[in-house]
RNA sequence: GCGAAUGGCAGCUAGGGUUCCGAUCCCUUUUGGGAUGUCUGGUCCGAGAGCAGCCGGCGCUGUCGACAGGCAGUGCUCCACGGAGGGACAAAAGCCCGGGAGAU
Numbered sequence: 001g002c003g004a005a006u007g008g009c010a011g012c013u014a015g016g017g018u019u020c021c022g023a024u025c026c027c028u029u030u031u032g033g034g035a036u037g038u039c040u041g042g043u044c045c046g047a048g049a050g051c052a053g054c055c056g057g058c059g060c061u062g063u064c065g066a067c068a069g070g071c072a073g074u075g076c077u078c079c080a081c082g083g084a085g086g087g088a089c090a091a092a093a094g095c096c097c098g099g100g101a102g103a104u
Base pairs, nucleotide, nucleotide: 007055008054009053011051012050015045016044020042021041022039023036024035025034026033027032056077057076058075059074060073061072062071063070064069079099081102085097086096087095
């Protein structure tokens, strides 16, 4: 300097706001309307750097097989400080831009 791999999926949580439900207040009494998320909540959104699982991948051992490979067991799948600003959905956010800019 070049190339390959360090993966994917779904669940939960930290967190998030307010479309719906509920709650509170006001109006109307009508089964309705309005305001409030500085309303604990339910639905909802939700982590590269959180949790835990399934699949996949790689290595080793054993076994079957002419080979390719199959089966079983086991190990690994590392590390990760990070703005501002913008974007989407009703709206916001550790969501997306983004393992970005930058820092070391």